[in-house]
RNA sequence: CUUUGCUCAGAGCAAACCCGCCGAAAGGCGGAGACGCAGAGCCACGAGACUAAAUGCACCGGGGAAAUUCCCGGGGCACACGUCAGUCGGGCCGCCAAA
Numbered sequence: 001c002u003u004u005g006c007u008c009a010g011a012g013c014a015a016a017c018c019c020g021c022c023g024a025a026a027g028g029c030g031g032a033g034a035c036g037c038a039g040a041g042c043c044a045c046g047a048g049a050c051u052a053a054a055u056g057c058a059c060c061g062g063g064g065a066a067a068u069u070c071c072c073g074g075g076g077c078a079c080a081c082g083u084c085a086g087u088c089g090g091g092c093c094g095c096c097a098a099a
Stems, first nucleotide, its partner, number of pairs: 002099004012037002018031005035086001041092003045089003048084003055078003059074006
């Protein structure tokens, strides 16, 4: 340096459930807790998944206006600029051991 994770050592991380906070949500952070993890360290670049506040579209209801035009509310559909690195690939950095 490369490959591998059978073996050794010292460590490390923490799924679900529960509590608090943030967020429209997905989800995140902290506590508590361990299902698991040899990169379960970091990065949304590619694929994929999740969510849909805003936006767009049509519809329904109400109001203004008298210009087939504006405003408000409702649920529906579409949509990522949101989220997931513990879905896979890729990139960066890194511990120990073996060959």
A computed fold for a 99-nucleotide RNA from a Nitrospirota bacterium, annotated as c-di-GMP-I riboswitch aptamer.
It matches the Rfam family "c-di-GMP-I riboswitch aptamer". Rfam describes the family as follows. GEMM was predicted in a large-scale screen for bacterial structured RNA regulatory elements.
Taxonomically the source falls in Nitrospirota (Bacteria, Pseudomonadati).
The coordinates come from a structure-prediction model, not an experiment, and the mean pLDDT is 86.